[in-house]
RNA sequence: GCUUCCGUGGCGCAGUGGUAGCGCACCACCUUGGUAAGGUGGGGGUCCCGAGUUCAAAUCUCGGCGGAAGCU
Numbered sequence: 001g002c003u004u005c006c007g008u009g010g011c012g013c014a015g016u017g018g019u020a021g022c023g024c025a026c027c028a029c030c031u032u033g034g035u036a037a038g039g040u041g042g043g044g045g046u047c048c049c050g051a052g053u054u055c056a057a058a059u060c061u062c063g064g065c066g067g068a069a070g071c072u
Base pairs, nucleotide, nucleotide: 001071002070003069004068005067006066007065010024011023012022013021018055026042027041028040029039030038048064049063050062051061052060
């Protein structure tokens, strides 16, 4: 330099055009003599940045930034 893949709550990930979700973690309560485990509820994300297409974009297209793998 070229090709491919990835970027979504604190962390790991799902969601492939129509209300942004799950697990763990966190907070409160229940339970216990106490802790852990368990149960119920709650908070937290402008979906990496910008532009385009569309009635509507996390999702499609283009550019940029960052990361991984391969080739040279």

This is a predicted structure of a 72-nucleotide RNA (transfer RNA) from a Candidatus Nanoarchaeia archaeon. Its mean pLDDT, the model's own confidence on a scale to 100, is 82. The organism belongs to Candidatus Nanoarchaeia, within Archaea. It matches the Rfam family "tRNA". Its family is annotated with triplet codon-amino acid adaptor activity in the Gene Ontology. It is annotated as a transfer RNA. Rfam's curators write: Transfer RNA (tRNA) molecules are approximately 80 nucleotides in length.